[in-house]
Predicted 3D model of a 584-nucleotide part of an RNA (large-subunit ribosomal RNA, domain V) from a Candidatus Nanohaloarchaea archaeon. The organism belongs to Candidatus Nanohaloarchaea, within Archaea. The prediction has a mean pLDDT of 81. RNAcentral holds the full RNA, with entries from ENA.

Context: one part of a larger RNA
């Protein structure tokens, strides 16, 4: 002083590894006594539609029914003269005089249980017929009077049904009338139907949440750590009853088993001794309790009474219901000779509030009208809410929304490692012989943190989710290639093992594939990790919206780790990194 290269500062263009970059109070999951909308045999309603009634709404005909009234008639169990309807009075009725007539006998005609009644006819006879008495539960269709049953004939008056008429209404009109007609329509009232529309509800616990299951109400036992309390979708069971005797009392009595002994008769029937703390039983879970009883039998009984207080216990530790239990007084009882027991059941389960409804010779207020039906308080009881301190309730959203949540799941991440890979001990055994060339059960004890699980400790005001391309780095638990040992290693080929990660690990097919199969090479085509490296680099096939078939399932709405076509991949780089380059 010229070249070149390196540090440093500033600065250009690139890149897109990070800033769990920016964008949006996550659409997925859950939660909310939150929303909307769809469904429907959820629940409550409401339009609507059908049916009936009554107004609008008038004439008149003809058939049917219904109680009530009026006449007439009708009534057979056997027995008995004989077709006795029930009751009650009752010793006589009815003719005899003519428009006669009780009776009896022809005929017709109706009803019958074929015994017979009962009407008409005047056609024939005639002056007496009927009754109390036998029989019968009960006596005179001799009289006479109300009352039932079926029957028939009438009278009003209701009811239902088929016509028919024209003035109401209605339609059509050529405005002259036609046509339908008390029907339809309108107005009321009630009852069926009614997702056509509304307004609502579908519950909690939970090792997310559904799906299961009840740990949602009680009860024994273990958890539970010798006071009391004491959790978990801990562990082992149970109740939602039964009993008029299985209850109360008073007496007697002794159980299971086991040995000896005895006819049928055995191992076991029933009978007789002996031993026999309970090894039995106690209505039923277990757990306490228990032998002149709490167990078994037997008498008598209803205390499984009434009315009240105090307490425990439900509820440890402040308080409280419903239920469950002692204990005491007052009353009236049972049993007992008495003392005493006795307010169910040896004890601990076995149960429910208000409101509405229903009972009671309970108490108490009140009770209007010609007639019948009063109500209301209080008491004591009964009838359920098992989601059991008790709303009256069914489902679907991928069309979907809003408020949160990392209090809660689907991806990495932590933690853990059952499982999973790898290694180790000891060595049964296979290897003709021989555990260890090679394999190695049973069991044990370790490493990793690849796989699948638990968890729920980060994120839900978002950390883009599967595979592929691209690219870079790493680790050894080495697929080749090197280098050593051992062989059941003769060479060659292999089997195992030790060092070693420098280098190398390809190419195709059909799958979205990861993984798996195949083909053809090849030294050898290893295993793995980097937010299951890599979407502000690519793709989008797959999963995972909105459209649509299919199969299955659901009454439906819609649902399906069934299948199928198809479906927007946003960002101009602030900061750092990192390439390449100027400048000083």
């Nucleotide at each position: 002083c010229c070249g070149g290269u390196g540090a440093c500062u500033u600065c250009u263009a690139g890149u897109g590894g990070g800033a769990a970059g920016c964008g949006a109070a996550g659409a997925c999951c859950c939660u909310g006594u939150g929303a909307a909308c769809c469904u429907u045999u959820a629940c409550u309603g409401c339009a609507g539609u059908c049916u009936g009634u009554c107004g609008u709404u008038g004439c008149u005909g003809c058939g049917g029914g219904g109680g009530u009234c009026c006449g007439a008639g009708u009534g057979u169990g056997a027995a008995g003269u004989g077709u006795a309807g029930u009751u009650a009075g009752g010793a006589g009725a009815c003719a005899u005089u003519a428009c006669a007539g009780a009776g009896g006998u022809g005929c017709a005609u109706g009803c019958g249980c074929u015994a017979g009644c009962a009407u008409g006819u005047c056609g024939c006879c005639c002056a007496g017929u009927c009754g109390a008495c036998c029989a019968u539960g009960g006596g005179a269709c001799a009289c006479u009077a109300a009352c039932c049953u079926c029957u028939c004939g009438g009278a009003a008056c209701c009811c239902c049904g088929c016509g028919g008429c024209u003035u109401a209404c209605c339609u059509c009109u050529a405005c002259g009338g036609a046509g339908g007609g008390a029907c339809a329509g309108c107005c009321a009232c009630a009852g069926c139907u009614g997702g056509g529309c509304a307004g609502u509800u579908u519950a909690a616990c939970u090792g997310g949440g559904g799906c299961g299951g009840u740990a949602u109400c009680c009860a024994u036992c273990u958890g539970a750590u010798a006071a009391u309390a004491a959790a978990u979708c801990a562990g082992a069971u149970g109740g939602g009853u039964c009993c008029a005797a299985a209850g109360g009392u008073a007496g007697g009595c002794u159980c299971a088993g086991u040995c000896c002994g005895g006819u049928c008769a055995g191992a076991a029937a029933u009978c007789g001794g002996a031993c026999g703390u309970a090894g039995a039983g106690u209505a039923c879970a277990a757990g306490g309790a228990u032998a002149a009883a709490a167990g078994c039998c037997u008498g008598c009984c209803u205390g499984a009474c009434u009315g009240g207080u105090u307490c425990c216990u439900u509820a440890u530790c402040a308080g409280u219901a419903c239920g469950a239990g002692a204990a005491c007084c007052a009353g009236g009882c049972g049993c007992g000779a008495a003392a005493g027991c006795g307010u169910g059941g040896c004890c601990u389960a076995g149960c429910g509030a208000a409101c509405c409804c229903c009972u009671g010779u309970g108490g108490c207020c009140a009770a209007g009208u010609a007639g019948u039906g009063a109500g209301g308080c209080c008491c004591a009881g009964g009838u359920a809410u098992g989601a059991c301190a008790g709303a009256a309730a069914a489902g679907g959203u991928a069309c979907u929304c809003c408020a949160g949540g990392g209090a809660u799941a689907a991806c990495u991440g932590g933690a853990u490692u059952g499982u999973c890979u790898a290694g180790g001990g000891c060595g049964c055994g296979a290897g003709c012989u021989c555990a260890c060339a090679u394999c190695g059960a049973c069991c044990c004890c370790u490493a990793g943190g690849c796989u699948u699980g638990u968890u729920a400790c980060u994120u839900c005001g978002a950390u883009g989710u599967c595979g592929g391309c691209u690219c870079u780095c790493c680790g050894u638990a080495u697929c080749c290639u090197g280098g050593c040992u051992g062989u059941g290693c003769a060479a060659c080929a292999g089997c195992a093992g030790c060092c070693a990660a420098g280098g190398g690990u390809g190419g195709g097919g059909g799958u979205g594939u990861u993984c798996a199969c195949c083909c053809a090479u090849u030294a050898a085509a290893a295993c793995g990790g980097a937010u299951c490296g890599u979407g502000a680099g690519c793709u989008g096939g797959g999963u995972u919206u909105a459209g649509a078939u299919c199969g299955u399932c659901g009454u439906g709405a819609g649902a399906c780790a069934g299948a199928u076509c198809u479906g927007u991949u946003g960002c101009u780089a602030u900061c750092u990194g990192c390439u390449a380059g100027a400048a000083g």